[in-house]
Molecule: TPP riboswitch aptamer (THI element)
Organism: Pseudomonadota bacterium
RNA sequence: GGCGCGUGACAGGGGCGUCCGGAGCGAUCCGGGCUGAGAAGCACCCUUUGAACCUGAACCGGAUAAUGCCGGCGGAGGAAGUCGCGGGGACGCUUGG
Numbered sequence: 001g002g003c004g005c006g007u008g009a010c011a012g013g014g015g016c017g018u019c020c021g022g023a024g025c026g027a028u029c030c031g032g033g034c035u036g037a038g039a040a041g042c043a044c045c046c047u048u049u050g051a052a053c054c055u056g057a058a059c060c061g062g063a064u065a066a067u068g069c070c071g072g073c074g075g076a077g078g079a080a081g082u083c084g085c086g087g088g089g090a091c092g093c094u095u096g097g
Base pairs, nucleotide, nucleotide: 001094002093003092004091005086006085007084008083009082010081011047012046013045014044016041017034018033019032020031021030022029023028053078054077055076059072060071061070062069
């Protein structure tokens, strides 16, 4: 000196199921019920301090009208970030003298 702490900007990642009714040849769309932050929203959630989300998984147990609805699996494997500004007392890590 840098990191940590606070804050801002921009950027990036992600999911959208189930049941009932209606329309349609169908794809799909509309209305409603359930859970949820969010079930296509100018929204919501998450970005390594990463259970946002994906994989395993057409998994296992329980519940339900039904469904990742709840629990397990499971801190298992994977998963998206940079820069600016402010602060810097103590402590730690790190780098240089």